[in-house]
A computed fold for a 1399-nucleotide RNA from an uncultured bacterium, annotated as small-subunit ribosomal RNA. Its Rfam family is "Bacterial small subunit ribosomal RNA".
RNA sequence: AGAGUUUGAUCCUGGCUCAGGAUGAACGCUGGCGGCGUGCCUAACACAUGCAAGUCGAGCGAGAAAUUUACGAAUGAAAUUUCGAUGGAUUUUGUAAAUGGAAAAGCGGGCGGACGGGGUGAGUAACGCGUAGGUAACCUGCCCCAUACAGAGGGAUAGCCACUGGAAAACGUGAUUAAUACCUCAUAAAACUGAGAAUACCCUUGUAUGCUCCGCCAAAGAUUUUUCGGUAUGGGAGGGACUUGCUUUUGAUUAGCUAGUUGCGGGGGCAACGGCCCCACCAAGGCGACGAUCAGUAGCCGGACUGAGAGGUUGAACGCCCACAUUGGGGACUGAGACACGGCCCAGACUCUUACGGGAGGCAGCAGUGGGGAAUAUUGCGCAAUGGGGGCAAACCCUGACGCGGCAACGCCGCGUGAUUGAAGAAGGCCUUCGGGUUGUAAAGAUCUUUAAUUGGGGACGAAAGAAAUGACGGUACCCAAAGAAUAAGCUCCGGCUAACUACGUGCCAGCAGCCGCGGUAAUACGUAGGGAGCAAGCGUUACCCGGAUUUACUGGGUGUAAAGGGCGAGUAGGCGGGCUGGCAAGUUGGGAGUGAAAUCCCGGGGCUUAACCCCGGAACUGCUUUCAAAACUGCUGGUCUUGAGUGAUGGAGAGGCAGGCGGAAUUCCGUGUGUAGCGGUGAAAUGCGUAGAUAUACGGAGGAACACCAGUGGCGAAGGCGGCCUGCUGGACAUUAACUGACGCUGAGGAGCGAAAGCGUGGGGAGCAAACAGGAUUAGAUACCCUGGUAGUCCACGCCGUAAACGAUGAAUACUAGGUGUCGGGGGGCAGGGCCUCCCGGUGCCGCAGCAAACGCAGUAAGUAUUCCACCUGGGGAGUACGUUCGCAAGAAUGAAACUCAAAGGAAUUGACGGGGACCCGCACAAGCGGUGGAGCAUGUGGUUUAAUUCGAAGCAACGCGAAGAACCUUACCAAGCCUUGACAUCUUCCUGACAGCAUAUGUAAUGUAUGUUCCCUUCGGGGCAGGAAAGACAGGUGGUGCAUGGUUGUCGUCAGCUCGUGUCGUGAGAUGUUGGGUUAAGUCCCGCAACGAGCGCAACCCCUGUUCCCAGUAGCCAGCGCGCAGAGGCGGGCACUCUGGGGAGACUGCCGGGGACAACCCGGAGGAAGGCGGGGACGACGUCAAAUCAUCAUGCCCCUUAUGGCUUGGGCUACACACGUGCUACAAUGGCGUCGACAAAGGGAAGCGAAGCGGUGACGCGGAGCAAAUCCCAAAAACGGCGCCCCAGUUCGGAUUGUAGUCUGCGACCCGACUACAUGAAGCCGGAAUCGCUAGUAAUCGCGAAUCAGAAUGUCGCGGUGAAUACGUUCCCGGGUCUUGCACACACCGCCCGUCA
Repeated sequence: AGAGUUUGAUCCUGGCUCAGGAUGAACGCUGGCGGCGUGCCUAACACAUGCAAGUCGAGCGAGAAAUUUACGAAUGAAAUUUCGAUGGAUUUUGUAAAUGGAAAAGCGGGCGGACGGGGUGAGUAACGCGUAGGUAACCUGCCCCAUACAGAGGGAUAGCCACUGGAAAACGUGAUUAAUACCUCAUAAAACUGAGAAUACCCUUGUAUGCUCCGCCAAAGAUUUUUCGGUAUGGGAGGGACUUGCUUUUGAUUAGCUAGUUGCGGGGGCAACGGCCCCACCAAGGCGACGAUCAGUAGCCGGACUGAGAGGUUGAACGCCCACAUUGGGGACUGAGACACGGCCCAGACUCUUACGGGAGGCAGCAGUGGGGAAUAUUGCGCAAUGGGGGCAAACCCUGACGCGGCAACGCCGCGUGAUUGAAGAAGGCCUUCGGGUUGUAAAGAUCUUUAAUUGGGGACGAAAGAAAUGACGGUACCCAAAGAAUAAGCUCCGGCUAACUACGUGCCAGCAGCCGCGGUAAUACGUAGGGAGCAAGCGUUACCCGGAUUUACUGGGUGUAAAGGGCGAGUAGGCGGGCUGGCAAGUUGGGAGUGAAAUCCCGGGGCUUAACCCCGGAACUGCUUUCAAAACUGCUGGUCUUGAGUGAUGGAGAGGCAGGCGGAAUUCCGUGUGUAGCGGUGAAAUGCGUAGAUAUACGGAGGAACACCAGUGGCGAAGGCGGCCUGCUGGACAUUAACUGACGCUGAGGAGCGAAAGCGUGGGGAGCAAACAGGAUUAGAUACCCUGGUAGUCCACGCCGUAAACGAUGAAUACUAGGUGUCGGGGGGCAGGGCCUCCCGGUGCCGCAGCAAACGCAGUAAGUAUUCCACCUGGGGAGUACGUUCGCAAGAAUGAAACUCAAAGGAAUUGACGGGGACCCGCACAAGCGGUGGAGCAUGUGGUUUAAUUCGAAGCAACGCGAAGAACCUUACCAAGCCUUGACAUCUUCCUGACAGCAUAUGUAAUGUAUGUUCCCUUCGGGGCAGGAAAGACAGGUGGUGCAUGGUUGUCGUCAGCUCGUGUCGUGAGAUGUUGGGUUAAGUCCCGCAACGAGCGCAACCCCUGUUCCCAGUAGCCAGCGCGCAGAGGCGGGCACUCUGGGGAGACUGCCGGGGACAACCCGGAGGAAGGCGGGGACGACGUCAAAUCAUCAUGCCCCUUAUGGCUUGGGCUACACACGUGCUACAAUGGCGUCGACAAAGGGAAGCGAAGCGGUGACGCGGAGCAAAUCCCAAAAACGGCGCCCCAGUUCGGAUUGUAGUCUGCGACCCGACUACAUGAAGCCGGAAUCGCUAGUAAUCGCGAAUCAGAAUGUCGCGGUGAAUACGUUCCCGGGUCUUGCACACACCGCCCGUCA
């Protein structure tokens, strides 16, 4: 930083999509470790259980245990002893007093439960928050400082005790007692209240300091004797309250809202100001287009994400503020502070409990549960640290704040899953052109290391450390040691965008897809595999935000045709505004000050091994406030000016407007006359009018509407618009002049006005025209176009409507920026003389430079360069639709969405194709002719049908007598049946044999078979070659599929004249130019011109045949002359003159003449010539089109079959037959048929051949065999034609189908299924509907001959000659083609595209 996607291609406009970053995330697959963070975004849904706010005995009462003492009671040790006892220790216990003050509970008292706290974001669009101020209008417990004081008394009360009721919670009654609890009195400096006077400051009532007077208010003690408290006042700090400027979301399809509402003064309440609340009275205000009110949404900010920035989005975590605590219910009490999350009362809902009377409760505290949801954790440890409450500065207690641990890859950061070496490039996998390539130094192997994990040993800081005690985390971090590569890699993607490719499977199926789009048998896009690319303990997907998107454009866009200029002017608010000069300082600029919390970001350091993270310092926070200064610019204000603007004077131009009057032409109608059969209308007609007299014509009259010529990219008007003439009233512009005003200007949201046609209302009018309607035509239909009629309407007056392609598709104003040329209005100057030249102002056109523009184009009348103001646009469709509102009598107009849907829609230009567009030209294209087809019979091909099979292909022209130059078997690919399986054919391996095959014989089958006999070669003797057999597998084989995988070949447009390239030039580009133009040609043939100059493939020529002639040659051809010879004959000698044959030349080139043309190309005519303007014919087919034809000529990729989709054989079929079509043959007859006689070709073929003469047969043919590998012989007779004769217009002496009989030939074999012959039979058919084909000269037509294929089998095909015409005015039309041009929404290209209805 861009990319993909509209088109055949291009440029532009424009949307959609992608690559980046981010997240309190979720889902899928996967998952080694650690650090630091984060973790209900949804139901402010409901909550079991535990804990989260207590503490003080140094305020007080009461007070257990325990201790001491005293008095009793019991026990009875040591010692002594008379053994009786004495003695009284010890122990237990009762009472009283003193001390003592535990645990638990409670009372009343103090402080704290209003916080440093913790949670949540429901509400709130607000002085709620942010920022900067104000309070002279305020409050403040604990804390700090200062001053002063604490004297005397009194009465209660809880607890406790007793009693009563109640299930409980809780309460009641009675008696008793204390205080730092409560009350009274004293004291009163200061303070407070009220009154008075003064000074200073301030100014809104005040503030400060003195002064005088009146009134009023206090206290509490405890104690370890050190301290801690108490009262009053002032100050401080910190906290709070109120208030002001500015900022803070969307909607105008929410435009008016407001009665305590707005306000002065008065009163009460409050800490305090204030209608904040309340009261009395008065006034009628207040807010709003600078957006009130209403509705929707939302906690705000520091910041966070993104971005180059400006911005946009966001407000989790951390921090400040606000609000809330079951309720979007209310209320107050206490208190310094609350209208109070873990306080009270009432109400609602809900939950629990109950003895039904009544009670209890509030997790949006920490855990946790249910529910909701795609989704969010432990009912953990500890007060060790930090901080908080109580307490004395303690001990100590409390603290789900907090410090920690647990769970979760949710995020960020770090580390690891090994390192080095290792080519036999292993095996395996995948691909393969089978050679190999790749996976891949990757693995294995060798050497080494041990971070993390594991085990063991040691072991903290955090503690404030000084004498001790004191650590939840934690035996954690960290250190050391041990062993072993050991325990640790996935996910997505690989058609383009976007890095990364092959195989198989699938076959518009399954599926993919963010956009374009992939998939219909060779898918780099589906699925799998191999390989590769990317990231990595993660990777993808989804959701959302910013970016890219300059696609809302402040930075930084547009509006002639892409979306977009209001239909038009006057004008309100607003915005902007001429020259000179003075002042002010609001904007502006510079300096200073305050603030802009901390954290965050950035920079520099530092601490955790590093990083994330944390700490310190700096910078920054682009803002606001304040102060000083400046005065250029804007602004405000004073003065002045005339050029902007306006006024005046003079002058002319004009379909400018309104009203009134007048005029002629024409249409129609009425009357009268003339006149007679039609008129009218159309492409052609008909409806219609007319003998009751039309149309036509003449005269007269009526009525309405519109104003020919002039008339002009002429004029006027703001636009709509305005056209006969005259008059009146009236608006504007212009020119000249320079007298007046002195910036009075420009634009213009709303609002008001004007506004074509159609339409609406009321009343007139109505000639013509004419929606609707009627009739006639057209048509498949024709609710149309055409015709005949015809009503609203068109006209007038008044009122409404308010829209148009209301267009220059171009808003208004001002200034500047080359020229040229018309025209309208006015004026100046010059020459000069009655017309020119030139200049200026205003309007209206054309051409054109710079510049602009995507291009087209615009270009002083800008779409150029600038400024000001307004209006409008933001993908296509839905839709200018719906709803709402306003307007309207209605029709409707104005304003004006969304759901849903598409990946385009669009502009300009380019090349083609196309047009029942234009121009030019060509072709048997039409026309002019000749002959056919379509009707009949038959032949042949095709469709269809049938069949076991009727093998397959060809399908408009360009398939259909086509592949097939020839299906009885074969061919043959089809069907039935039978048989073979390394195969009928090729190569390779092993073994065997020397035969097999062939031939002969025998036998047998439908056929392939079976048996017998017969015969290898070379050799260095090892063997080899050859052939056959057997076996196994590689493989053979396939007329199986795909002509839409292909090569090659072919058809067609079309023998049409075209198709391109190099360089240059033009264009942003696709492209253009050249190749267009003027002539000419069969031709892009040639000439001329030209930003083109050249070249290539085509055209033409070079090649072949033919037409004339010459030279050479002369057998097998020929025979003029000479000779021989025959019944006849070039038969023979001879000759090569002629014909002919075979070679090689010549000849034709618009060369010559005349005319035309441009002096060209070329055309016309002529001469000469065998031939004349390409002499005739052939071969030859440009770039390309039709996915044209052919996988069945051949070749070939892939797929398929492999005892069969291969091979062999027999028989059948391809020859079927209701029918339809194509191509032909023969005819329908007299230009003929038949009989007979006679004449003239060319080109071919011939040895498994052509086959003569002769003989036989009615004939097909047979016998025969001469000659001939051919200018020698044969096929071979040419036929039409000519002569003579018959037929006499008939279904015939036409026509020959069909059928019968008998034959001939080929062949292994003519049944299915051959050709021919003879005799007999003798069908349809008497010239063919619509339609359609060929042909322009040796052509059509007609006549026969030959050949290929082939054993046989042409009416087909390919050739050959004979006879031998007619017509072409011409290019309007049909078909096809070429060139130029034009239109286009087509590009698969008109067999296109596309609209509506129905399914």
Source information: The RNAcentral record of the sequence draws on ENA and Greengenes.